[in-house]
Context: one part of a larger RNA
RNA sequence: GCCAGCGAGUUACAGUGUGCGGCAGGUUAAGGCGGGAAUGCCGGAGCCAAAGGGAAACCGAGUCUGAAGAGGGCGCUAAGUCGCACGCUGUAGACCCGAACCUGGGUGAUCUAACCAUGGCCAGGCUGAAGCUUGGGUAAAGCCAAGUGGAGGGCCGAACCGGUUGAUGUUGCAAAAUCAUCGGAUGAGCUGUGGUUAGGGGUGAAAUGCCAAUCGAACCCAGAGCUAGCUGGUUCUCCCCGAAAUGCGUUGAGGCGCAGCGUCGACGGGUACCUGGUGGGGUAGAGCCACUGAAUCGGUAAGGGCGGCGAAAGCCGUACCGAACCGAACCAAACUCCGAAUACGCCAGGGUUAGUCGGCAGUGAGACGGUGGGGGAUAAGCUCCAUCGUCGAGAGGGGAACAGCCCAGACCACCAACUAAGGCCCCCAAGUCAUCGCUCAGUGGCUAAGGAGGUGGGGGUGCAAAGACAACCAGGAGGUUGGCUUAGAAGCAGCCAUCCUUUAAACAGUGCGUAACAGCUGACUGGUCAAGCGCCCCUGCGCCGAAAAUGAACGGGACUAAGCGAUGCGCCGAAGUUGUGGAUUGGAUGGUAGGGGAGCGUUCCGCAGUAGGGUGAAGCGGCAGCGCAAGCAGCCGUGGACGAGGCGGAAGUGAGAAUGCUGGC
Numbered sequence: 001g002c003c004a005g006c007g008a009g010u011u012a013c014a015g016u017g018u019g020c021g022g023c024a025g026g027u028u029a030a031g032g033c034g035g036g037a038a039u040g041c042c043g044g045a046g047c048c049a050a051a052g053g054g055a056a057a058c059c060g061a062g063u064c065u066g067a068a069g070a071g072g073g074c075g076c077u078a079a080g081u082c083g084c085a086c087g088c089u090g091u092a093g094a095c096c097c098g099a100a101c102c103u104g105g106g107u108g109a110u111c112u113a114a115c116c117a118u119g120g121c122c123a124g125g126c127u128g129a130a131g132c133u134u135g136g137g138u139a140a141a142g143c144c145a146a147g148u149g150g151a152g153g154g155c156c157g158a159a160c161c162g163g164u165u166g167a168u169g170u171u172g173c174a175a176a177a178u179c180a181u182c183g184g185a186u187g188a189g190c191u192g193u194g195g196u197u198a199g200g201g202g203u204g205a206a207a208u209g210c211c212a213a214u215c216g217a218a219c220c221c222a223g224a225g226c227u228a229g230c231u232g233g234u235u236c237u238c239c240c241c242g243a244a245a246u247g248c249g250u251u252g253a254g255g256c257g258c259a260g261c262g263u264c265g266a267c268g269g270g271u272a273c274c275u276g277g278u279g280g281g282g283u284a285g286a287g288c289c290a291c292u293g294a295a296u297c298g299g300u301a302a303g304g305g306c307g308g309c310g311a312a313a314g315c316c317g318u319a320c321c322g323a324a325c326c327g328a329a330c331c332a333a334a335c336u337c338c339g340a341a342u343a344c345g346c347c348a349g350g351g352u353u354a355g356u357c358g359g360c361a362g363u364g365a366g367a368c369g370g371u372g373g374g375g376g377a378u379a380a381g382c383u384c385c386a387u388c389g390u391c392g393a394g395a396g397g398g399g400a401a402c403a404g405c406c407c408a409g410a411c412c413a414c415c416a417a418c419u420a421a422g423g424c425c426c427c428c429a430a431g432u433c434a435u436c437g438c439u440c441a442g443u444g445g446c447u448a449a450g451g452a453g454g455u456g457g458g459g460g461u462g463c464a465a466a467g468a469c470a471a472c473c474a475g476g477a478g479g480u481u482g483g484c485u486u487a488g489a490a491g492c493a494g495c496c497a498u499c500c501u502u503u504a505a506a507c508a509g510u511g512c513g514u515a516a517c518a519g520c521u522g523a524c525u526g527g528u529c530a531a532g533c534g535c536c537c538c539u540g541c542g543c544c545g546a547a548a549a550u551g552a553a554c555g556g557g558a559c560u561a562a563g564c565g566a567u568g569c570g571c572c573g574a575a576g577u578u579g580u581g582g583a584u585u586g587g588a589u590g591g592u593a594g595g596g597g598a599g600c601g602u603u604c605c606g607c608a609g610u611a612g613g614g615u616g617a618a619g620c621g622g623c624a625g626c627g628c629a630a631g632c633a634g635c636c637g638u639g640g641a642c643g644a645g646g647c648g649g650a651a652g653u654g655a656g657a658a659u660g661c662u663g664g665c
Stems, first nucleotide, its partner, number of pairs: 001665006011092013025048003031042003052059002062074004095233002098230001102223006113197009122187001124156003127152001131148006160184003165180004199215001201211003236599006246259005260363002262360006273350007285338001286336002292332002296328005303321002305318005366391010396407003411582004416578003422572003425557003431569001433568006444559001450544002454541010471528005477501003482496003507522001511520002583589002600654001602651006612642001619638005625632002
């Protein structure tokens, strides 16, 4: 892992509701009688009901409050009760499995920690303390030297004890080893045997280490089925309806209570929804002063600043600031002189499902999309509200693939038809359809600021046969090197001015250039040529901007239409719609949580010693039939003794999942 078997809402009592039954007031309990755990007979104590109101005294179809014959509250005018069954609740382990823990009583120091008692062990080598001896030396010592001596948590290194580094090993040789390497090795050394200390306790050169492969509190049994607002699992079928992920509260936030939303039942006279009418509003928009603020310019200007005069009062000046008012333009969630659409309330008409009460729930993590907003950065597959939709709980078609997007809501069958979104060259069903344009970028088939004689359309304006635009030929001069400045400044560093003349025209000079000149060129003019040329605005489609890691961002092939815009016709295309047949239902029939309904099957019991059965029961295997399904009959084989079916009753009643349990493979 697979297979088989086992494996989870039970039982008691109480309460409450529904169905059925008895009685009409209902009913017995303990106990007794009886052969009696008989479905029989007694037993009326008690309980519920039959009257309520009040805290109570108490009164009573009323009563309480109150001064009250007021008002108001609760009542009166509707029958219950006892069983059985089922739903739910409470108390119990209460659907099943699952803790870590806590407490009690015990068992452990044969592992290990420390200690006690008594024993054992430490090859070999090195170093050479004190002391002592001798010699030297001294007044005597200290002192010096040699020798002797053999100290040391001394040195090197086996046994022994340890476990540093690396590798191997990692279903190992091994639940800690092996190999190499390494530390201690006369000491706080190692070790044998016997003993002591015990669980909030021991022991600890101290790590929360160790206390029998277990230690932030050992192990065993018990309390114990601890508790688990948590995770997992919870077994046959069909039919009807069908949610929620919100509000308030919560030592509350992944739990719960009440409400909301679902379902079932009872009642059901107006409620849903649509249309019409009628209301209040201050949102969107708008407004600009009509308020509160914000805010720009101009005018007028109180007041102030600064300056002058004056002894002061004060006067004068001002290109500074500036309230208020006026004009112009403008802003606002917490501004409004205004002000919708919607939404909401009420009334009426149409209209049928609302509504109320009661039983049972689940939900109370929502997600994305559109729209209106808050937070954030006018970020997020972000977050928080509102409103609608989808998913959730929704299959089908489209979107290459893709819960939340687009189309569309699946009772069943069909090798029939029409359509939706989306499509019609091939993959791939249907147009290589028609007409008119656009695009040349593979744009289509990623993005912006920004950039550009890309190209199509529209509008405006200027120049032009008295010849425009471009090109080419020629001229482009004189006063003058204008003045200033400067070393220089001559059109061309800079400052100022920018005139006059000759002219067809020519600047006190557009750019390049020189140290300054020179030189080239432009403006401007003539000629040649010959017909359009320049500029601006709006707009369609394109271009650049455009860098990421395998080649990889049209679904692919491929496409110049098979791209883009417009118009038209046709076709394809879904579980939509239609057609035909069928099931069930009153309509209708997607469906998670969940509510309700109807059934199938298993074991046992009653009727019951059933029918049946060695001329072959159950069980098992095979074949084919019936039922929407769970399932059920028939025949054949096997098997070898039981046992359908019916009507009832009672449950250890249905397995694929629980890292389920046991067994087999």
A computed fold for a 665-nucleotide part of an RNA from Synechococcus sp. O70.1, annotated as large-subunit ribosomal RNA, domain II. Lineage of the source: Bacteria > Cyanobacteriota > Cyanophyceae > Synechococcales > Synechococcus. The prediction has a mean pLDDT of 86. Its Rfam family is "Bacterial large subunit ribosomal RNA". A reference for the family is Cannone et al. (2002), "The comparative RNA web (CRW) site: an online database of comparative sequence and structure information for ribosomal, intron, and other RNAs", BMC Bioinformatics.